[in-house]
Molecule: transfer RNA
Organism: Verrucomicrobiota bacterium
RNA sequence: GUCCUCGUAGUUCAACGGAUAGAACAAGGCUCUCCUAAAGCUUAGAUGCAGGUUCGAUUCCUGCCGAGGACG
Numbered sequence: 001g002u003c004c005u006c007g008u009a010g011u012u013c014a015a016c017g018g019a020u021a022g023a024a025c026a027a028g029g030c031u032c033u034c035c036u037a038a039a040g041c042u043u044a045g046a047u048g049c050a051g052g053u054u055c056g057a058u059u060c061c062u063g064c065c066g067a068g069g070a071c072g
Stems, first nucleotide, its partner, number of pairs: 001071007010025004018055001027043005048064005
């Protein structure tokens, strides 16, 4: 330099172009307990950035940024 894959809660991962973007763990609160742990209930929390296509984009297209890989 060329090409490929990926980027979503604090972490690990989901989500035919259409429902309020969901789950587990972690965090906060409550219950229970003499206290803690465990357990149960509950709350908050995310689409890398900028454009485009579309009635509608996490999803498709372009550029940029970042991570990994292949080739030279």